The RNA shown here (SAM riboswitch aptamer (S box leader)) has 105 nucleotides and comes from Evansella vedderi. The sequence was found by an Rfam model in a public genome assembly.
RNA sequence: CUCUUAUCGAGAGUGGCGGAGGGACUGGCCCUUUGAAGCCCGGCAACCAGCGAUUAUAAUUGGCAUGGUGCUAAAUCCUGCAAAGUUUUCUUUGAAAGAUAAGAG
Numbered sequence: 001c002u003c004u005u006a007u008c009g010a011g012a013g014u015g016g017c018g019g020a021g022g023g024a025c026u027g028g029c030c031c032u033u034u035g036a037a038g039c040c041c042g043g044c045a046a047c048c049a050g051c052g053a054u055u056a057u058a059a060u061u062g063g064c065a066u067g068g069u070g071c072u073a074a075a076u077c078c079u080g081c082a083a084a085g086u087u088u089u090c091u092u093u094g095a096a097a098g099a100u101a102a103g104a105g
Base pairs, nucleotide, nucleotide: 001105002104003103004102005101006100007099008098013041015040016039017038021031022030023029025080027078028077042072043071044070047068048067049066050064051063053061076097081094082093083092084091085090
């Protein structure tokens, strides 16, 4: 980098360093010197591993949070393509794109 599967309306800081950007991309709309990104600490969650419980083994279900990730403004912030409804702008659904985990190449 590509493919497969699963999930994406919940949750999480009055901390330290830092010092101007950030929210993937498009168009919007936002956040930010009342301190962005990044790093550290803290926290959340429970995808994988691990350890218990359940069960006749297994499957399943549920627990813990030790290890590997992940996450910690706004629904993946909304949107893009298609369909239905509505009737000129919205609603709903499904894709696409993206993110994360696990596996494969």

The coordinates come from a structure-prediction model, not an experiment, and the mean pLDDT is 86.